[in-house]
RNA sequence: AACAGAGUAGGAAAUAAAGCGUUAAGUGCUGAUGGGAUGGGAUGUUGCCCUCAGACGAAAAAUGAUUGAAAAAUCAUUUGCGGUUUUAUUUUUGCAUUCGCUGCA
Numbered sequence: 001a002a003c004a005g006a007g008u009a010g011g012a013a014a015u016a017a018a019g020c021g022u023u024a025a026g027u028g029c030u031g032a033u034g035g036g037a038u039g040g041g042a043u044g045u046u047g048c049c050c051u052c053a054g055a056c057g058a059a060a061a062a063u064g065a066u067u068g069a070a071a072a073a074u075c076a077u078u079u080g081c082g083g084u085u086u087u088a089u090u091u092u093u094g095c096a097u098u099c100g101c102u103g104c105a
Stems, first nucleotide, its partner, number of pairs: 003103003010093010020082003029054004034050003040099005060079008
């Protein structure tokens, strides 16, 4: 030199815990001459996050207490529900070019 390999951001699934919403936020979808972070370095695509705008859109119930003439309201607990959030663990998927790294040695 050649050959082989590892490594990011992030995605998916399972389990557990703690929350949020159920008076609809969140999730998912569309758009933006917007912003940001992205293998150890550099450049950068896909993808990701944020922001803004738009369309669509849902599952509640039981018990107790208090107030009340009643209807009902409030609070608490519990069981649900949400393509719900975060954290932890495990499994799995996961960089294009170049330099670097490991193996061959």